[in-house]
Context: one part of a larger RNA
This record gives sequence, C1' cells and structure tokens, in this order.
RNA sequence: GAAUGAACGCUGGCGGCGUGGCUAAGACAUGCAAGUCGAACGGAUCAUAUGCUUGGGUAACCGAAAUUAUGAUUAGUGGCGAAAGGGUGCGGAAUGAAUAGGUAACGUACCCCACAGUUUGGGAUAGCGUCUAGGUGCUUGCACCUUUCCGAAAGGGGCGGUAAUACCAAAUAACAUCGUAUGACUGAAGUUGUACGAUCAAAGAUUUAUUGCUGUGGGAGCGGCCUAUUUCCUAUCAGUUAGUUGGUGAGGUAAUGGCUCACCAAGACGACGACGGGUAGCGGGACUGAGAGGUUGACCCGCCACAUCGGGACUGAGACACUGCCCGGACCUCCACGGAGGGCUGCAGUAACGAAUAUUGCGCAAUGGACGAAAGUCUGACGCAGCAACGCCGCGUGUAGGAUGAAGCCCCUCGGGGUGUAAACUACUGUCAGGGGUUAGAAAGUCCUCGGAUUGAUCAGCCCCAGAGGAAGUCACGGCUAACUUCGUGCCAGCAGCCGCGGUAAGACGAAGGUGGCGAGCGUUAUUC
Repeated sequence: GAAUGAACGCUGGCGGCGUGGCUAAGACAUGCAAGUCGAACGGAUCAUAUGCUUGGGUAACCGAAAUUAUGAUUAGUGGCGAAAGGGUGCGGAAUGAAUAGGUAACGUACCCCACAGUUUGGGAUAGCGUCUAGGUGCUUGCACCUUUCCGAAAGGGGCGGUAAUACCAAAUAACAUCGUAUGACUGAAGUUGUACGAUCAAAGAUUUAUUGCUGUGGGAGCGGCCUAUUUCCUAUCAGUUAGUUGGUGAGGUAAUGGCUCACCAAGACGACGACGGGUAGCGGGACUGAGAGGUUGACCCGCCACAUCGGGACUGAGACACUGCCCGGACCUCCACGGAGGGCUGCAGUAACGAAUAUUGCGCAAUGGACGAAAGUCUGACGCAGCAACGCCGCGUGUAGGAUGAAGCCCCUCGGGGUGUAAACUACUGUCAGGGGUUAGAAAGUCCUCGGAUUGAUCAGCCCCAGAGGAAGUCACGGCUAACUUCGUGCCAGCAGCCGCGGUAAGACGAAGGUGGCGAGCGUUAUUC
C1' cells in the first nucleotide's frame, strides 16, 4: 500500500446493489417450513330438484318423507410426492475431493420413441355400525336424567358388515429370463446365431376422445462401482498387518470384490515415509503480488458428510431417510405413577455464550418444485419489504457577486498580521429529503362463447408546491510524513508504530488559535499478502 462475513471510538443526509451468529454441531417457548388428487374407491354431512306414501286445507298450497339425480365439503382406503428443495461443517487425510479414464461387472420412478397387450374370477379390510339398558315427561317418537368394553391420557380391543386403479388366483405372451442341443467369431475369459423346453403381466376412470395400466427394447437425464495421478504438519512416530495378502468353492448384491464364509497357500505394505500422533470438509474460486509464489475456502456454483448421541433395519425406482419407524443413552415435558410425548445444524424468534451479526414482516404477482385432466391447492424454495455506514458505487450539504478586509478569537517587535470572500449583504438555482396529485398498464400466464375478460406481494415513472431552507465530520501537525505558534505542566501528569519526548522558555504531554490529510465518513485494533 491492498484486503476483510470484521469489532471498537468519535461522527452521521439520501439512494442503488450486495452482505450480515466466524463463539456453544450447546439448550430451545410459540407459529409456520410437504402436501396433493372426488376424473381410483365406498361412505358421511350439507344444499337444490324429483315426490312412492302420508297429515292438514274447499282449493291454491303447506308439513313430514322412502328413492333417485345434481352440486359442494372431505375423515378413511388407494395413488404420486415426501430420498427434492432448505440448513450446517460434526466427522473424515481417504470409503472424500479434483482431473483423466473404465464398467464385456451395474441400476433407473417420472419424461421421450418403438412394438405387443389390457381376458376371467375371488376373498378380505379401513371407513361405518355396535359392544345400553333403566327411568321420567308427554306432542307416541321425540326430549331430558342416570349409566356406558379397557385406559387418566396417548391409544387399544371384541362382534357385524362394505368398496376400489388396494390384495389374491387363473388365462394368454416374446423380442424378455433360465435351461438343453447345435453352429459361427475370438489367443483366451467370452460374445453371438438357430431350434426346442420351462417361467413371468395388467386397471380402470371420465364430460367419449383423451388419459391410465402391463410386458419388452431403445433414448435422455440421474446414480452405483472400479483404476491412475494429485491432495496439510510430524521420524522427539520405524517397523506394520491374521480376513491380514492371494487362490479355489460357495453365499450375498442391481453389480465387481475377503463384501461374508469354508478350505488351501504365506503372503501384503514400508525412508519414493508404511504404521502412529496432530490438524482439516474438498474443488471452482477469493485476497495479495510485476510475476513466481504466499494466504484462504464467508456469500454464489459443483461434490462429500451430518441431522440430540450410538446402533438397526423397514418401505420404496431411489434412504439405511433433518420436520419416517424400532432399540439403547443423556436431557426436557405431561401423568390418575400404570404409562405417554419431544428433537430449529429449515424461516422467524428466545435465553445463554461472546468484541460481535437482523423481523416471531408481506406474497405466491414472477421463477422453480409436488400433486391434479384442469380450475387450483401447497411451497419461510423463491420474489419482496424491515433492521445495520458492514462493504462497494453514485449524489447532496448550494451557485455567482461581495472590503486594503466588519465584529469575535489568536499571534505580535504594539506598527501590524492571521482566521478571510470566509461571514454579513445582493442576485439566483432547485438535485436529495419534505408536502400534494397522477399514470397502470405492457409482456408472459389463465379462463371462456376467440374476441374479450382477468391476475402485482413489491418497486419504479410523471406533474405541481415551498424555500438556502433539513444535511460535516474525523485524524494528524519532532523525523520517517503533508501540516506551527501561544499558554499550562515541570522526568509530574502524560505521549509513543520505530527513533524517542517530559527534570521551568516542550513545534513530541494538555488546551487554544492556525495548518495539513481524507470526507459521510475518519481513526484504532485484529488478521493475510
């Protein structure tokens, strides 16, 4: 000099764009952060229409009401999603990351393409009902009271009965899988053609022309696994290793493999640093530097790891799963003491810690995601607003004239000099802030009768008004280093980055006047180059 996720001191007008718990991966009150589909299914409730029957009325009509139809809502079954998105950096020095390859050793829900199919039956179960009798009143089928399978609750049990794109069975099927036979290619492992045999599928819905479902092959995107190279400090860590290294066979997996097991062999790694100890998420990048290099990994993007601590599997295309399940530990909450519930390293927010880090805000209008045929619903992702000079950038705090030069203050050789065109005063301007008014839509999307209608949380634009009005500080002035005098103090009080100042004339301490630097900032501290 440059830089920072900064902090502290003094000061502080506006705007744009960014950034903001670096400490306790310590603990968390409260709210929200993952739902959606009624065009898969049977119900339930409500509304409207119909009106078998029935009561009243002369009638119009009024009341009750089986059934049916339509619409709305949705607890449950079922489907898809919940493995994404969001957070953090605990662990990990290699099972990670980066780069380059391999997979003839593999998987893939949703999406796209092609081919083929979508036949016939069955039994349950949730929801639902019930586990209830007695008494009283009368309007005679309603109301009220006591009581009610277990449990305080969380929740659970018995019986009855019902639906499906839920579940099960059967049929059919090859280009799929497996086996047998046989041929071709290859050095070989192996690859592949043909024939025969065996095995495996499905689901319907609606507004009736769409959308689903099943099998197979291919694609796209995504993922699993393997190899090479690189990847911090330490030798005051020198030897390490028994599933250890390899083989055969088996098991297991989507798949290779000591991944696991039985048997066999005795190997494998190491001064090119094994093994041990310490530290650490890695990269794109960032800072600095002429570069080489050094330092670093906040924000944004890719990968990894984790979700109170430890372990485990289930479901599923995908997890060993942040707001799923089970077990154990610690902690917290409720309890009728028998038990039950919880997990902010999501967004806000709380106390604590700390030098230190924000709102319990608005909206799904846009972008993206989940579900849905759609309308739409959900979305603390996201878009915005709020707070903070935390950073970068821009603008303003006026402009022009105005005296041999007011007053005040300071210095003085007492003559004068400085502050200083600075002020006053005169003439103007109108950025920003302030006040008032106004345009609101367009694009994209959605809906329908295809020409209209509709959708903005938030922000911007334009016009007018007033009037210099509301807007300057901070650090330094001995040398390095731009900027000097007076007074006070008297090795005291104090200063200080280094050299060093201060013991009675201090340009170095404190104050004042003046001057210099930068300027909505200026200094200090910390850290890096």
Molecule: small-subunit ribosomal RNA, 5' domain
Organism: uncultured bacterium